[in-house]
Molecule: SAM riboswitch aptamer (S box leader)
Organism: soil metagenome
RNA sequence: CUCAUCAAGAGGGGCAGAGGGACCGGCCCGUUGAAGCCCCGGCAACCAUUUCGCUCGAAGUGCGACGAUCAACACGCGGUCUGCACGUAGUAGCGAAACAGGUGCCAACUCCGUCCCGUGGAUGGUCCGCGGGGAAGAUGAG
Numbered sequence: 001c002u003c004a005u006c007a008a009g010a011g012g013g014g015c016a017g018a019g020g021g022a023c024c025g026g027c028c029c030g031u032u033g034a035a036g037c038c039c040c041g042g043c044a045a046c047c048a049u050u051u052c053g054c055u056c057g058a059a060g061u062g063c064g065a066c067g068a069u070c071a072a073c074a075c076g077c078g079g080u081c082u083g084c085a086c087g088u089a090g091u092a093g094c095g096a097a098a099c100a101g102g103u104g105c106c107a108a109c110u111c112c113g114u115c116c117c118g119u120g121g122a123u124g125g126u127c128c129g130c131g132g133g134g135a136a137g138a139u140g141a142g
Base pairs, nucleotide, nucleotide: 001142002141003140004139005138006137011040012039013038014037015036019029020028021027024113025112026111041106042105043104046102047101049098050097051096052095053094054093055092056090060086061085062084063083067081068080069079070078110136115133116132117131118130119129120128121127122126
């Protein structure tokens, strides 16, 4: 930088001792113990692996004799290419299942909002909602 996903799911113990939820604004979590480190456990299924199915499909086989072409052999009911069908391998694509090897994750929708569009209600400024799209971020794969 590109692509995919982000409303589901899953926590105990030890050390430690004041922060944490990315940033900003809110709102939360935290001395009934935050961050961090270690141990054990769990969730999920992105990648890898295995199996199955479908598609595609080298090779190969068959068909056909319309088309192209043929040095030598040959002048044939031939060869090659093209065409069509079947179809092995598979370094290919898609789907399903299994597993848990590489990651990831285990408060709150990515906790909510911020920018744009549409829309409902209240209003003196303005505020409170709903829907969609962005931006930013996180994770995976490349």